[in-house]
Context: one part of a larger RNA
RNA sequence: ACUCUACUAGGACAAAAAGACCCUAUGGAGCUUUACUGUACCCUGGCUCUGUUUUGGAUUUGAAGAUAGUUUAGCGUAUGAGGGAGACUCACGUCGCCAAUGAAACACCUCACGUUUUUGGAUCUCAAGACUAACCUGGUUCGUCUGGAAACGGCGAAGGGGACAAAGUCAGGAUGGCAGUUUUACUGGGGAGGUAUCCUGCUAAAUGGUAACGCAGGAGUACUAAGGUGCACUAGGCGCGGAUGGAAAUCGCGCGGUUCGUGUAACGGCAGAAGUGCGCUUGACUGUGAGAGUGACAACUCGAGCAGGUGCGAAAGCAGGUCGUAGUGAUCCCCCGAUCCCACGUGGGUGGGGCGGGGCUUAACGGAUAAAAGCUACCCUAGGGAUAACAGGCUGAUCGCCGCCAAGAGUCCAUAUCGACGCGGCGGUUUGGCACCUCGAUGUCGGCUCAUCCUAUCCUGGAGGGGAAGUACCUUCCAAGGGUCCGGCUGUUCGCCGGUUAAAAGGGUACGCGAGCUGGGUUCAGAACGUCGUAAACUUGAUGUCUUGCGACCUUUGAUGGUAACAU
Numbered sequence: 001a002c003u004c005u006a007c008u009a010g011g012a013c014a015a016a017a018a019g020a021c022c023c024u025a026u027g028g029a030g031c032u033u034u035a036c037u038g039u040a041c042c043c044u045g046g047c048u049c050u051g052u053u054u055u056g057g058a059u060u061u062g063a064a065g066a067u068a069g070u071u072u073a074g075c076g077u078a079u080g081a082g083g084g085a086g087a088c089u090c091a092c093g094u095c096g097c098c099a100a101u102g103a104a105a106c107a108c109c110u111c112a113c114g115u116u117u118u119u120g121g122a123u124c125u126c127a128a129g130a131c132u133a134a135c136c137u138g139g140u141u142c143g144u145c146u147g148g149a150a151a152c153g154g155c156g157a158a159g160g161g162g163a164c165a166a167a168g169u170c171a172g173g174a175u176g177g178c179a180g181u182u183u184u185a186c187u188g189g190g191g192a193g194g195u196a197u198c199c200u201g202c203u204a205a206a207u208g209g210u211a212a213c214g215c216a217g218g219a220g221u222a223c224u225a226a227g228g229u230g231c232a233c234u235a236g237g238c239g240c241g242g243a244u245g246g247a248a249a250u251c252g253c254g255c256g257g258u259u260c261g262u263g264u265a266a267c268g269g270c271a272g273a274a275g276u277g278c279g280c281u282u283g284a285c286u287g288u289g290a291g292a293g294u295g296a297c298a299a300c301u302c303g304a305g306c307a308g309g310u311g312c313g314a315a316a317g318c319a320g321g322u323c324g325u326a327g328u329g330a331u332c333c334c335c336c337g338a339u340c341c342c343a344c345g346u347g348g349g350u351g352g353g354g355c356g357g358g359g360c361u362u363a364a365c366g367g368a369u370a371a372a373a374g375c376u377a378c379c380c381u382a383g384g385g386a387u388a389a390c391a392g393g394c395u396g397a398u399c400g401c402c403g404c405c406a407a408g409a410g411u412c413c414a415u416a417u418c419g420a421c422g423c424g425g426c427g428g429u430u431u432g433g434c435a436c437c438u439c440g441a442u443g444u445c446g447g448c449u450c451a452u453c454c455u456a457u458c459c460u461g462g463a464g465g466g467g468a469a470g471u472a473c474c475u476u477c478c479a480a481g482g483g484u485c486c487g488g489c490u491g492u493u494c495g496c497c498g499g500u501u502a503a504a505a506g507g508g509u510a511c512g513c514g515a516g517c518u519g520g521g522u523u524c525a526g527a528a529c530g531u532c533g534u535a536a537a538c539u540u541g542a543u544g545u546c547u548u549g550c551g552a553c554c555u556u557u558g559a560u561g562g563u564a565a566c567a568u
Stems, first nucleotide, its partner, number of pairs: 022384004027380002029376004035181005042173007051131006057124010069113001076106001079112005086095003135161003140158006184196003193213001197219006220365001221263001222322002227281007235259001237255005261270002264327001266325003285308004291302003297366001310319003333359005340353005391438001392436001393434003397431001399427006408418002445520001446518003450512001451509005458483003461478006485499005
């Protein structure tokens, strides 16, 4: 060195099980509910089976009697309409006409409305009650039939209930009891938060375009003038002067030149003004549109010219909204308007089409449906190292260690020792960031056992300096040979405490080591206790309110007895 055998378990990211954790799937299942949509059972109602009758009620119609009708104005409580200059009375007289007020004018006569009482008829259904013949009678009673007595059963009768119930049908309500489903995406894992459409600037690399949970801001409109046209005008600021008047109101002069203004964000524009006024107005038109721009498409944007009719302007001309860029929503379905077309043989009617309008925070904004939330540790499947938790890797913010400068402390004196504000490194033991191998599995804390390495040295060894007298000590250099404790508490690593020691150093090794052990912790399925919450029941104590009674004290009144003082 090779081969074989025995032994040990560090490695072969050993074997086993298409990872159960995590994520994904327009996958599944179980469960829940004030998710959505249904539905059994249930409740209520109409009709049928379903007949007779009494009383009451309601409606309608007729007869008899009685008489309440209030805005304002007007003497005033004006039901309405027609006639009406008189009516009642022996007479006096009263009321009315007239006049006035008012929408309407009164006495008297006729008719009608409305309120109320009594009564007759008809109709209707409602309410209450009665009847029996439908219907019901399972364990009320009797008879009968079958087998053999009981039991059970069939038929019949009596009794009971009774037009109810039951049943059928059609509706309304309620309904996790049951069922089918839904419960978005982006995302430096997922969840939580935020976002999802449109506009402006930057990122954007001098055309255009260009990403991120990049940096900043806005929109979901406004305006009949803030539109059109003709004419005219020029701002903000500063200086000086000037009653109230001030930093700032309005007035005058000057300097200066767009820093102003633009409905609304930003950018780009704007003096011939697109800014600011005044006059007249409706082009914020109808039918079209050469040709361009921009988009995968759908869509979007610009647009001269022509025809009709119009506004302003003397005219040339300008005007198809606004200085421009945001102010938005496809298709289906439904509705409206005017006017034509088509189908149903025709008229009527109905349906459809074309034109013009309207209805979506369809805002997850190219909009799955008219209509939809959650839990799963009881879980399942397909997958993923496309994506998290352990370990490794990269990084080194954080962490640990070292150094530079030297303000200062050190009585004096920066550097014996310490060292601010700052700066530069090293390490890869912390917490992180990234998501690169591993999800057809790399077993996860601590302890035990067994270790091996590093030095930034705790002890032992050798030196320099000292603010080193000695002992002790501080600091630095060399040095890894050997060593580096036992207990109490806690699952602990750590930490605190007790007692020792020369010392009780710090780290790496998949936070060394589970095919070496353990299983106390973490991290499945079971169960329980406590707390909290909800519902229900009961109650000691405390307190509040009401009521009744009792006791003590106070006040008032009355009666009786005693004593004393005063007055008569």
The part of an RNA shown here (large-subunit ribosomal RNA, domain V) has 568 nucleotides and comes from a Pseudomonadota bacterium.
Rfam family: Bacterial large subunit ribosomal RNA. Its family is annotated with ribosome and structural constituent of ribosome in the Gene Ontology.
The prediction has a mean pLDDT of 80.
The source organism's lineage runs through Bacteria, Pseudomonadati and Pseudomonadota.